The prediction has a mean pLDDT of 84. The RNA shown here (small-subunit ribosomal RNA) has 1486 nucleotides and comes from an uncultured forest soil bacterium. Its Rfam family is "Bacterial small subunit ribosomal RNA". Its family is annotated with structural constituent of ribosome and ribosome in the Gene Ontology.
RNA sequence: AACGAACGCUGGCGGCAGGCUUAACACAUGCAAGUCGAACGCACCCCCCUUCAAGCUCGCUUGAAGGUUUUUCUUAGUUUAGAGAAAUCAAGACCGCAGGCGAUCUUGAUGGGGGGUGAGUGGCAGACGGGUGAGUAACGCGUGGGAACCUACCCAUUGGUACGGAAUAACCCGGGGAAACCCGAGCUAAUACCGUAUACGCCCUGGGCUUAUGCCUUGGGGAAAGAUUCAUCGCCGAUGGAUGGGCCCGCGUCGGAUUAGCUUGUUGGUGUGGUAACGGCGCACCAAGGCGACGAUCCGUAGCUGGUCUGAGAGGAUGAUCAGCCACACUGGGACUGAGACACGGCCCAGACUCCUACGGGAGGCAGCAGUGGGGAAUAUUGGACAAUGGGCGCAAGCCUGAUCCAGCCAUGCCGCGUGAGUGAAGAAGGCCUUAGGGUUGUAAAUCUCUUUCGGCGGGGAAGAUAAUGACGGUACCCGCAGAAGAAGCCCCGGCUAACUCCGUGCCAGCAGCCGCGGUAAUACGGAGGGGGCUAGCGUUGUUCGGAAUUACUGGGCGUAAAGGGCACGUAGGCUGGCUGUUAAGUCGGGGGUGAAAUCCUGAGGCUCAACCUCAGAAUUGCCUCCGAUACUGGCGGUCUCGAGUGCGGGAGAGGUGAGUGGAAUUCCCAGUGUAGAGGUGAAAUUCGUAGAUAUUGGGAAGAACACCAGUGGCGAAGGCGGCUCACUGGCCCGCAACUGACGCUGAGGUGCGAAAGCGUGGGGAGCAAACAGGAUUAGAUACCCUGGUAGUCCACGCCGUAAACGAUGGAUGCUAGCCGUCGGGGAGCUUGCUCUUCGGUGGCGCCGCUAACGCUUUAAGCAUCCCGCCUGGGGAGUACGGUCGCAAGAUUAAAACUCAAAGGAAUUGACGGGGGCCCGCACAAGCGGUGGAGCAUGUGGUUUAAUUCGAAGCAACGCGCAGAACCUUACCAACCCUUGACAUGUCCCGUAUGGGUGCUGGAGACGGCAUCCUUCAGUUAGGCUGGCGGGAACACAGGUGCUGCAUGGCUGUCGUCAGCUCGUGUCGUGAGAUGUUGGGUUAAGUCCCGCAACGAGCGCAACCCUCGCCUUUAGUUGCCAUCAUUAAGUUGGGCACUCUAGAGGGACUGCCGGUGAUAAGCCGGAGGAAGGUGGGGAUGACGUCAAGUCCUCAUGGCCCUUACGGGUUGGGCUACACACGUGCUACAAUGGUAGGGACAGAGGGCAGCAAACUCGCGAGAGCAAGCCAAUCCCAGAAACCCUAUCUCAGUCCGGAUCGGAGUCUGCAACUCGACUCCGUGAAGUCGGAAUCGCUAGUAAUCGCAGAUCAGCAUUGCUGCGGUGAAUACGUUCCCGGGCCUUGUACACACCGCCCGUCACACCAUGGGAGUGGGUUGCUCCAGAAGUAGCUAGUCUAACCUUCGGGGGGACGGUUACCACGGAGUGAUUCAUGACUGGGGUGAAG
Repeated sequence: AACGAACGCUGGCGGCAGGCUUAACACAUGCAAGUCGAACGCACCCCCCUUCAAGCUCGCUUGAAGGUUUUUCUUAGUUUAGAGAAAUCAAGACCGCAGGCGAUCUUGAUGGGGGGUGAGUGGCAGACGGGUGAGUAACGCGUGGGAACCUACCCAUUGGUACGGAAUAACCCGGGGAAACCCGAGCUAAUACCGUAUACGCCCUGGGCUUAUGCCUUGGGGAAAGAUUCAUCGCCGAUGGAUGGGCCCGCGUCGGAUUAGCUUGUUGGUGUGGUAACGGCGCACCAAGGCGACGAUCCGUAGCUGGUCUGAGAGGAUGAUCAGCCACACUGGGACUGAGACACGGCCCAGACUCCUACGGGAGGCAGCAGUGGGGAAUAUUGGACAAUGGGCGCAAGCCUGAUCCAGCCAUGCCGCGUGAGUGAAGAAGGCCUUAGGGUUGUAAAUCUCUUUCGGCGGGGAAGAUAAUGACGGUACCCGCAGAAGAAGCCCCGGCUAACUCCGUGCCAGCAGCCGCGGUAAUACGGAGGGGGCUAGCGUUGUUCGGAAUUACUGGGCGUAAAGGGCACGUAGGCUGGCUGUUAAGUCGGGGGUGAAAUCCUGAGGCUCAACCUCAGAAUUGCCUCCGAUACUGGCGGUCUCGAGUGCGGGAGAGGUGAGUGGAAUUCCCAGUGUAGAGGUGAAAUUCGUAGAUAUUGGGAAGAACACCAGUGGCGAAGGCGGCUCACUGGCCCGCAACUGACGCUGAGGUGCGAAAGCGUGGGGAGCAAACAGGAUUAGAUACCCUGGUAGUCCACGCCGUAAACGAUGGAUGCUAGCCGUCGGGGAGCUUGCUCUUCGGUGGCGCCGCUAACGCUUUAAGCAUCCCGCCUGGGGAGUACGGUCGCAAGAUUAAAACUCAAAGGAAUUGACGGGGGCCCGCACAAGCGGUGGAGCAUGUGGUUUAAUUCGAAGCAACGCGCAGAACCUUACCAACCCUUGACAUGUCCCGUAUGGGUGCUGGAGACGGCAUCCUUCAGUUAGGCUGGCGGGAACACAGGUGCUGCAUGGCUGUCGUCAGCUCGUGUCGUGAGAUGUUGGGUUAAGUCCCGCAACGAGCGCAACCCUCGCCUUUAGUUGCCAUCAUUAAGUUGGGCACUCUAGAGGGACUGCCGGUGAUAAGCCGGAGGAAGGUGGGGAUGACGUCAAGUCCUCAUGGCCCUUACGGGUUGGGCUACACACGUGCUACAAUGGUAGGGACAGAGGGCAGCAAACUCGCGAGAGCAAGCCAAUCCCAGAAACCCUAUCUCAGUCCGGAUCGGAGUCUGCAACUCGACUCCGUGAAGUCGGAAUCGCUAGUAAUCGCAGAUCAGCAUUGCUGCGGUGAAUACGUUCCCGGGCCUUGUACACACCGCCCGUCACACCAUGGGAGUGGGUUGCUCCAGAAGUAGCUAGUCUAACCUUCGGGGGGACGGUUACCACGGAGUGAUUCAUGACUGGGGUGAAG
């Protein structure tokens, strides 16, 4: 980017398209192929005509016996009336009956005609249209050709259409059956069927002519149908066309070689049959062929194409919709009919399934349109119409048409439109964030002013239709009306990748395309606000291409990343020197044919635009064919010598094979000498030796290997080859230029060679030596070391065929700067041992160039050409299975599932090394003294406990926080109390300023109760008004030593007072980085000097600061006293010289000399000096490391508690005690203890203080009390030391623990739980295992003194102070730590790293496996439905012939061949499964 998509959320309108990708699974129901009466008969219905019959009604007429009723009827006149008194008569009318005639109507029948319906005979169409993609790797498809064919309907031409015949369905009768349907008998028509005649063409056959082909000719054969409205439509033969189809061929068309051989009708021929037609298509015979590494056969997968998607293209993927071809129609087989089928909605058979049934038997085939079930993530209506386009039939009207045209459903896709426009800042409210100011949502909303697309309502209303006919459809479109009205979502916001904050959560819940987020401050999860993107859609999933030059044709590689075959010879193949001629296959140019349409592209046009549609053009890169060109490649011919080879003359060599031979050494044997060890090792032991070893001398035997020469020397294709001689033999080099004339290079398969080990047979066996044995080492030691020792190593013959078989570099040819070695040969020059030069080998360095870098560089990894081999992420795995080879071991060929996000190369910086070099440090060594053993003190662990508060954890926690836990401290525990609180700020109310004391009383106390005393402010608006205090109330808040030092600040420890850590500019490198900072010297030092692609700079070092040591100067009280005076006394006068004090200076800088070094830096020695090379000590701690330590000093984010995790009190605990460790003290004694006497410091502290002196007490101390706010007074006697005395080696006159008793002091208070004193008691301990610590000079050791903290408590801790005062350092091998350079690295959390294998457990895929169950398939058989063909005369039989007997022909039956289903056996192959078993992969803590 795309999609026939699906899923999630959402959804206004329209146009155009699309819509079972899965079960070629099964299907209810309806429809999807009929039509023709102008081929035919029949039945039924309707109509018309003709003829007839019957009936109704009407009319006319005739007749007659009646009934009822009226006075009329008819004609003329004229207007009134039958006659009559009445009975009655007459007449008329009406009703009823009968006959005749006519008419209308109805019904029925005959004949004829027309129309319709139904089935049937017959014709044409059901072979098209529509569906699907199962099969098919194929002439199936695509493309281009071809010859041996057919073609209904259509067109054209031509010739015909004569005479006859026999049946049959329908129908009728009878019968069987549930049904489907069937049987028998009888009748009948045709454009159905048959015969005869005719035959322009035509077919068969013989002959002749002929180049083809055709022509002529003999004999034989074969046609027809009629209908009608009289116009025509049909029918038959033949020829040609058109259309459609059949067949053949070239080329193209997926994967597998772990499928290498396949094939018997197979390949060809002859003959014959068959077909529309060629052909092994079939058959008979003959021959033995045909295909295959240019991939046959087999297996798997698949409809093919135009096109579609993607891509710059070349390609890759794909084959929905539309179009062409093919195949299929429940599965398998088969034919019939027909122009055409082996036939989707035809037939027969077999099978499976479904349905009906009366159980006898029947029916069916949606992969047509709808629709149903099922499957599935998933795909629509049982709609309308033949109006249009097209199809079938028909003369036509017309009928049929789920083809088609439309409509319905679905955001499935593409395209278009809308959901409003303008205005509008108080920047509203609300939300969110906030540094609390504000920001943002945001002109967004509201407001005001407009508009009306789409949708809604109403009105009009097409084109599509040439004359008629409109399903769509009252549709498109047009007009009018109302009203902002009815119309927005989805995904994302860590990087890739556009877009950020808050809250919640806390490795949970979850996210995730890759990297990866989440373990309490998550821009990554969930929500919200905000933002980004797209928009009637948005995301996710799936698939394809791209990016991917990541299969590289375009367009890659193989020294070390994956990758050169172990080496050669050589087959096929590929490639191939100079000149010339010819050809024209490749190649190039031009023409012709074809390359369907649609699609894509370009230009126009039509729907308002677009999507979409129409027209025209271009394109279709291909194939075929014709003509031309000839440079290059190829073919053919000629020629040449430079490639290659031969010849002649020389040369070097561990080249190979065989035979012979030599000396040294080892071992063994014999003999001699000789005696106690030898041998072996880090040290030993096993072992050998008094039965005489080792050592040594002489002699002998055997086997193997050849010292020196010997060399990045030589030879060979590689493996490899080493004493000497001989024989045979391969290759190479040089010189000459006689010969051949491209004879060459490479080389898939193939063949040969091929180290060591190993195997087979037979020898040999001295030494060495797997296995094995023993001895050692070790935690163990199936090892390294030692003593032995068998295969083997050696020879001959035969296998194996692999190696880090390496230059990790295939072979060949040409070209591209050099310099220096070395081996072999030749040439030239001279000075005869040198120089120059040339060819061939073998090395080192190096330019161009190449390379990711390392590196390579005429011996290429450079520049080119040819050929071969090989590679395509890591693991699984060079493994499994299969094949081939092998005696075996094993070799070779060689996967997949699964799993990971890496594996790997080169280089860089660090870190590390039981790597190297240089150097340093109390690091070792040399010394001195300790610890570890004892008792005690103290800290810690552990344990205990109500609590034993908490922290610190190798060095760098453990006499640490704690410079001092009886209460307090105190954070812990128990109990009892308080709740705006012990403390801060703010509000309200009441009271009152306030502060302090005493007594009684409850209580453990906190906390109360009562009484009482003293004291009592400022301002003032005169008000408890304000400040203050007390009480009360509510709320903001206080409070927390609660958590997190892994959220932090600050502070600290440590490496380490180690000498390092960096930067700017420049340069080098693709880059990380390097250089500088390395190197040569030197230093305590990255200190300094020199050199150098570096030049400079910063933080560190050093110095500057403090202190001690010398001097000077200033100043002399509380200090000092030389001189003078004085005193008990520097006590006082005096002085400030000295000491000292405390201010300012000086001094030391390798400055000077000598040596050394490089003439430097510096080092060594010396002088001078108080001090000499940093004079001693301190302060001072670079970049960083350890998530080092501390939230319990303090500060602080977040979280947590709020009548408690806050606050108060009493008591307890931090002091526990089987034990373990650290740090110390005191000792174990004579360098000592004790007693007595005597001497000398420094630095500190002191008013809630230090306290002298005096008195008391054995003492701790008490009492009293000078002095001192300190160079004045006090603490304060320093101790070791010295002198004297004593003790005499012992558990002691050592040692002092422990315990008993009595006291002192502090303090509300010494029980838990203080210190001290006195008397008594008198434990362990006699110098300390392994191990381990400190110290290099005023140091260690030893001795005391002071201080902080503090009411008291440290003889032991800490911090200081002084006194006495050593030993040793050869040196840097080793241990530890550190610095610099270098090297290796698979480490980077950096060696406390990384990492291998077994075992145990869980899960996953896979190999083997007695087997088991399926699929496919080969072969050998059995079997044989339907059908076709052959045979057959059993049965039957219309046309024709007949001599009437029959014949011909046909049907049925039978049988043979072929064959589907089915069955049996035996193989092959594949899938699944299988107790058990093998290895493999993965997994947070084994």